The prediction has a mean pLDDT of 85. The RNA shown here (SAM riboswitch aptamer (S box leader)) has 115 nucleotides and comes from a Flavobacteriales bacterium.

RNA sequence: CGCUUAUCCAGAAAGGCGGAGGGACUGGCCCUGCGAAGCCUUGGCAACCGUCCGGUGGGCAACCAUCGGGUAGGUGCUAAAUCCAGCUCCGGAACGGUCCGGGGAAAGAUGAGCC
Numbered sequence: 001c002g003c004u005u006a007u008c009c010a011g012a013a014a015g016g017c018g019g020a021g022g023g024a025c026u027g028g029c030c031c032u033g034c035g036a037a038g039c040c041u042u043g044g045c046a047a048c049c050g051u052c053c054g055g056u057g058g059g060c061a062a063c064c065a066u067c068g069g070g071u072a073g074g075u076g077c078u079a080a081a082u083c084c085a086g087c088u089c090c091g092g093a094a095c096g097g098u099c100c101g102g103g104g105a106a107a108g109a110u111g112a113g114c115c
Stems, first nucleotide, its partner, number of pairs: 002114007013042005021031003025086004043078003048074002050071009082107001087104007
């Protein structure tokens, strides 16, 4: 990098270096010299994996599945819902490819597993 799968309207910032960009892409709309990206330090958030405890089911057992709880060891995250939309469907308004509400995809991010 690729494939599978789960989740994505909750939550959580200060300092140092740095010096103009950043929010994946495109369009909007935002953030930013009252200091962007990046790097470092110290915090914080969070239960995906691990680990511990308990319930239920299966199993002779080892253990497996599932549900609940504890725990920051491995990741992750720490402006705005994944910031909103993009493709499609439904409802409403308007008469123009617009606005409002909702559903499903796609794309992306993160975890776990696999080659």

The model forms 97% of the base pairs in the Rfam consensus.